Annotation
Two RNAs folded together computationally: RNase P RNA and transfer RNA, 471 nucleotides in total. Its mean pLDDT, the model's own confidence on a scale to 100, is 76. It holds a member of the Rfam family "Bacterial RNase P class A". Rfam's curators write: Ribonuclease P (RNase P) is a ubiquitous endoribonuclease, found in archaea, bacteria and eukarya as well as chloroplasts and mitochondria. Rfam classes the family as a ribozyme.
[in-house]
This record gives sequence, structure tokens and C1' cells, in this order.
RNA sequence: GGAGUGGGCCAGACGAUCGCUGGCCGGCGGCCCGAAAGGGCCCCGGCGAGAGGAAAGUCCGAGCACCGCAGGGCAAGGAUGCUUCCUAACGGGAAGGCGGGGCGACCCGACGGAAAGUGCAACAGAAAACAUACCGCCGGCCGGCUUCGGCUGGCCGGUAAGGUUGAAAUGGUGCGGUAAGAGCGCACCGGCGCCGUGGCGACACGGCGGCCUGGCAAACCCCAUCCGGUGCAAGGCCAAAUAGGGAGGCAUGCGGCGGCCCGCCGCGCUAGGACCUCCGGGUAGGCUGCUUGAGCCGCGUGGCAACGCGCGGCCUAGAGGAAUGAUCGUUACGGCCGGACGGCCCUUUGGGCGACCCGACUGACAGAACUCGGCUUAUCGGCCCACUCCCCUC
RNA sequence: GUUGCCGUAGCUCAUCUGGAUAGAGCGACAGAUUCCUAAUCUGUAGGUAGGCGGUUCAAGUCCGCCCGGUGACGCCA
Repeated sequence: GGAGUGGGCCAGACGAUCGCUGGCCGGCGGCCCGAAAGGGCCCCGGCGAGAGGAAAGUCCGAGCACCGCAGGGCAAGGAUGCUUCCUAACGGGAAGGCGGGGCGACCCGACGGAAAGUGCAACAGAAAACAUACCGCCGGCCGGCUUCGGCUGGCCGGUAAGGUUGAAAUGGUGCGGUAAGAGCGCACCGGCGCCGUGGCGACACGGCGGCCUGGCAAACCCCAUCCGGUGCAAGGCCAAAUAGGGAGGCAUGCGGCGGCCCGCCGCGCUAGGACCUCCGGGUAGGCUGCUUGAGCCGCGUGGCAACGCGCGGCCUAGAGGAAUGAUCGUUACGGCCGGACGGCCCUUUGGGCGACCCGACUGACAGAACUCGGCUUAUCGGCCCACUCCCCUC
Repeated sequence: GUUGCCGUAGCUCAUCUGGAUAGAGCGACAGAUUCCUAAUCUGUAGGUAGGCGGUUCAAGUCCGCCCGGUGACGCCA
């Protein structure tokens, strides 16, 4: 200098003007309620706060709330699946094991069981799973031909070495062995089982035993572990109109018009009620739940780490069709376009490249909605730390 | 906010328990028939099965993550 790997951080900054949503303080402000104390709404002024690393997808785990449930178990359904640890919990994370990839830093893995059972494997092929026998090889019997060396047909049997098919063919390679062959025997390798040693463990290493048992469980299933359901549209409080429900009215009645009496109108004067009064449930609507929480930051300490513990400090949106914005100026960084003194190059009255500089344009994904812990997905770019490989120079 | 389903040719739908050329109807195009058109008959083309990744010998089908579409869910009676 180039190419990479892992981790962390940022997501422009400052100012001015005009706004938006909550909170707090003030006004000899206005209106309303109230006997008062006080309270509510509006207006004006001031102070202070106001989106994210994913606020997203809603894929997991919780808090919280209501419903169900004596307690426990079984079944169904669902999820998870190497080990140990972390955590409130998790399907998350850390450290490891095993397998795979990369020269390497490092990365990836739904990674229990196919020797419990059922099932599947198109086409091709002899055969696709209690193996089988198409070609071949070998033996026996019966023929045919013969140049007497052999060649060839049929039947019976042995064989899994060789061939053919396939994604996959019954451990692999070699030597021995055999009529030909075969873990039939032996050596090495692979798997499985048992034993020993090391490790908390996954597992590793060593020894012994011919024990050799194919694949698919993101097919059914088996094993182990976990899970009651619904979600802030949970739930609590207040509470119109209309329509239901309940109680009452008792006749000198009830309601309306009306300042009141009188009067007029309606209902009623038997019952019931559609009339009058009151009560209850509940809808619209309003208030609440609503942001102090497994919280954030710093230091110390234990641990390889995830994380735990101790001390100190801080308060950081709470809206409800939903605020967090707009304009202008200065400026940092990146991208892109144009220009260009000096400089470099060329085919030199010209043209091209271009550090610094000047001017213009442009800036990623995306917007809280009860709250947390994760995962996943989207994302212009920039900065920092550690490490790896290659090249050059000393 | 919670939750279910769907995506296959231009359109509407099949494809069973994964199996090798993904089919059907309508439509399109060409030909036949007709003086011409329609109807009818014959033939042809048209598909990364929404996208990406994984499991498997093999994926439209099974699994995961995205994208798009569509439906349901307050209370009382």
C1' cells in the first nucleotide's frame, strides 16, 4: 500500500423567525359552578420538555389486567431439541463440544431417536429393503459342433468379487483363501457395542469384540422438557338520548301553558298503561389504567464471557385520527455536476487530466400509541478499536 | 391494537399423502368453413407457481424470513 475478519459508536451542528402537543408558574384578565373555602374552561405572559436504532414485522418471552381453576394427574393440541452456564423468562445470550467452509483472522449448522413401530423412494434398473440373480463367474448333469486345442445350447445348484441402472445397491482398500466367491481369515481405515482414563458435561483418547445394523422424522411417530385462556378494544369509575327491566302515583290527582290564583289543554278518576316521579343495568361520550421501570449513566468489584453484586448520580414524550414541524442564514462530512491560476500529458495558434480552490444540486431506512427483554427485517454513509492474509521498503 | 386466510397462463380455477412434460375453461393468434362476419371445428403460443433462503435424490406442495391482497374481532338485546 492492497484485500479482508470481528466488535463498538454516530445517524449532522449552531443561530434566527413563525408554529404544534403535554407539564409547571404568574395575571389585582374574562366566563361558569359553589354559602364559603375552592374548583373548572378560555385568553395573555414566562420557564422547561418533546421519536428510533430499528419506534417496523408482531416472530418469541414476560410484567400488568380480567376470566377459569381446591390440589394433583392423564389425554388432546402446540412449541423446543448437542453440553454447561446466564437470565424474571425465552425458541434469547455466553463459553465450549461435534460436523462443514475459508490460506487465515474467522464464519455457518432445526445438531435427540432410522437397532420401537408404520410409511415413502417417480423414471431407470436383475434388485429400492424379511434382499435378489438380468449379464457374468464357478461346479454338476444332458446334448450339439470340432481342425481334438476347444467352442456352444439347455437344466439344476453355488456366488455377490466384475458389469449394467440410479440421487442412493447391503462397510472400504489390500493381501490371503476358494471350484468361483464371500469378514471366510488377516492388516489398516470407517461405524457400532463393551471396558478403562481425562473432562461438571457434550465429548476426546486408548484397549477389546468381525458385531457391520442404508436414506428420509422441515413424513407419521417415539423420547425428554415446557405451555390454562384472552388481551389496554385487558380492566376500573362517572354517565346522555332512545328502547327494554323494577318500584311507586290512590283521585281535593298528575303534567303543560302561565309570575301566582282562576282559567284553558292533555292524561287519568275500573284495570292496565303509551301519562308523571324515582331506581337499576347498559350504549354513545368522558375520566382512568399511563408511564419510576427486571429503568439509564458513572465508578468499584467477582467471572474467560453472557452476567451478577455494591456505592453514587439522574428523571428522560405520554398524545388519543394522534404533536415532535416549516422557512432562512452560517457551517462539517460524503456523493455528483460545472469551472479553473499554478502543475502534468499529447499529434502544441489547440486539446486532455487535475491536488488545492470556486460555484450549483443532493443526503439512508424510517414515526412512539400500555410497558419491558430478545429475535428478524430495512438502512446513504462516516468514525474508532482489535486481528488476519498478500505485496513493497528498511 | 389482536387475529385468520389467500397469492399458479391475460382472467377464473385445478394439481389428493413431495415424483420429474404444472393442466382445464374463457380469452389471444393461425388455419378450415363462408361472398364477408359471427357461431362451429382444428392447431399453436403463453408459467422464474409473489420474492429470497433452507430440508430432501427431488419442492407449486414441507420449514423459515420478507412482499402484496383480503376478512373477522367492543357492549346490550